[in-house]
RNA sequence: GGAGUCGGCCGGGCGACGGCCUCGCUUAAUUGCGGGGAGGAAAGUCCGGGCUCCAAAGGGCAGGGCGCCAGGUAACACCUGGGCGGAGCGAUCCGACGGAAAGUGCAACAGAAACAUACCGCCUCGACUUGGUCGGGGUAAGGGUGAAAUGGUGGGGUAAGAGCCCACCUCGGUCCGUCGUAAGGCGGCCGGGUGCAAACCCCGCCCGGAGCAAGGCCUAAUAGGAGGGGGAUGAUGCUGCCCGCGGACCCCUCGGGUUGGCCGCACCAGCUCGCCGGCGACAGCGAGCGCAGACAGAUCGUCGCACAAAGACAGAACCCGGCUUAUAGGCCGACUCCCAGA
RNA sequence: GGGCGGUUAGCUCAGUGGUAGAGCACUUCGUUCACACCGAAGGGGUCACUGGUUCAAGUCCAGUACCGCCCA
Numbered sequence: 001g002g003a004g005u006c007g008g009c010c011g012g013g014c015g016a017c018g019g020c021c022u023c024g025c026u027u028a029a030u031u032g033c034g035g036g037g038a039g040g041a042a043a044g045u046c047c048g049g050g051c052u053c054c055a056a057a058g059g060g061c062a063g064g065g066c067g068c069c070a071g072g073u074a075a076c077a078c079c080u081g082g083g084c085g086g087a088g089c090g091a092u093c094c095g096a097c098g099g100a101a102a103g104u105g106c107a108a109c110a111g112a113a114a115c116a117u118a119c120c121g122c123c124u125c126g127a128c129u130u131g132g133u134c135g136g137g138g139u140a141a142g143g144g145u146g147a148a149a150u151g152g153u154g155g156g157g158u159a160a161g162a163g164c165c166c167a168c169c170u171c172g173g174u175c176c177g178u179c180g181u182a183a184g185g186c187g188g189c190c191g192g193g194u195g196c197a198a199a200c201c202c203c204g205c206c207c208g209g210a211g212c213a214a215g216g217c218c219u220a221a222u223a224g225g226a227g228g229g230g231g232a233u234g235a236u237g238c239u240g241c242c243c244g245c246g247g248a249c250c251c252c253u254c255g256g257g258u259u260g261g262c263c264g265c266a267c268c269a270g271c272u273c274g275c276c277g278g279c280g281a282c283a284g285c286g287a288g289c290g291c292a293g294a295c296a297g298a299u300c301g302u303c304g305c306a307c308a309a310a311g312a313c314a315g316a317a318c319c320c321g322g323c324u325u326a327u328a329g330g331c332c333g334a335c336u337c338c339c340a341g342a
Numbered sequence: 343g344g345g346c347g348g349u350u351a352g353c354u355c356a357g358u359g360g361u362a363g364a365g366c367a368c369u370u371c372g373u374u375c376a377c378a379c380c381g382a383a384g385g386g387g388u389c390a391c392u393g394g395u396u397c398a399a400g401u402c403c404a405g406u407a408c409c410g411c412c413c414a
Base pairs, nucleotide, nucleotide: 001338002337003336004335005334006333007332008331009330010329013305014304015303016302017301018300020037021036022035023034024033025032039313043324044323046322047321048320049319050318051211052210053209054208058243059242060241061240063207064206065205066204067203068082069081070080071079072078083097084095085094086093087092098202099201103200104199105196106195107194119143120142121139122138123137124136125135126134127133128132151169152168153167154166155165156164170193171191172190173189175188176187177186178185179184215263216262217261218260225254226253227252228251229250230249237245238244268290270289271288272287273286274285275284277282343413344412345411346410347409348408349407352366353365354364355363360397368384369383370382371381372380390406391405392404393403394402
C1' cells in the first nucleotide's frame, strides 16, 4: 500500500422565533413560570415473562413446543463458554446437532432387485450333444439402472466369490482403561452397518386458557322488553375428552338504549458511574438520577451558523427480555492474508 | 392495539413428498343458411416471493409481501 474478518458507536449539533402534548406550582382564566417529550429497530407479533380475569388454577389422557454439553437468566426457541461436524491459506464464519444396529411407514421413474433379490456376466453340476442349447445350484468381484446397490482400499483365500479371514481407514457399542463436571477426546476390546425422524414414532425436558378492546369502578339513558328452545334426570364455567370442583341459569331470533368519565397507565427483572467475583454471559455492593404518555391520539415549523450534505429505515398506545426483518451515510477499536521497503 | 385465515390456469376451486388437475372461459374443426346448444381436438402455470430439510417440495419448516375475517 492492497484485500479481508470481527466487535462497538452515531445516525444529527448549536442559536433565535413561533407552535403541540403532558406533569408540578400558580391564576378569575390554558393565565404565568418551570420540568419532560420516540427508536435502534417504536415494526413483524415469531418466542419468553410480568400483570388481569377465568376456581389464587387441580389430576389423567389427548395435543403442542424444544432437543450436543455446562453455565447465565424471572423465563426463553435468547445469551456466554466448551464439544463435534462443515467452509476458508488465515483472522473467522456456519450448523433444527438426541435416537434409523426399538417398531411401523416411505424410497416415484428407471432397474433383475430399494433391503432382499440373480438381467447380463463369472464358476460349477447334469442332460442333449459337440465352437453351442436347455435345466439345477453357487456368486454382489465386474457391467448396466438409479439420488442411493450389500462400509472403503489392499492382501490372503476360493471352483468362482463373499467381513469368509487379515491389515489400515470408517461407522456403532448399555464394554474396559484414562483425561474431562459433562458433551466428548485418546487407547484397547466387541460388532458387522442403505437413506429419510423439518414421516409416524421412541427417549428426555417444558407447557392450563384467554388477552389491557384483559379487567375494575362511577354516572346517564331505556322497554332489566317480546317470541322460541334447553335446564337440579345438572344449565353453565374450568377452551378437546374423562375425573374432580362449583351450582342456576344458558342459547337463538326480533325490537330498543348508551357511544360518557375515572382507574388499569409508567417507579422498575429501571438507567449511569465506580469497586469487586467470574475466561465470559452475568452476579454482588456502593453512589447518583427520575427518563414520553394520549383516547381522533402531542413529540413540529421557519430562519441563521459550521459542514461535502442534512438525505436512510421508520414513528410509542399495558409493560419488559430476546429473535427476525428494514436501514442513506459516517466514526472508533482489535485481528488475518498478500506485496514492497527498512 | 390484539387474535386468526388465505395466496395453484383468465375466473371459481381440487391436489397422500414422486410427470400439476377439474368446471367455466379461450382457439381451431365439425354441425347449421347463420348464431347458440351439442360433438371432437388443442393451447394456456415463476403453484405469491426468498431460503432451508430431503435423492426429490405446490405439499414439510422458517422468513418476507399482499389480501380477507373477528374482538368495546
Notes:
Two RNAs folded together computationally: RNase P RNA and transfer RNA, 414 nucleotides in total. Its mean pLDDT, the model's own confidence on a scale to 100, is 78. It holds a member of the Rfam family "Bacterial RNase P class A". It is annotated as a ribozyme.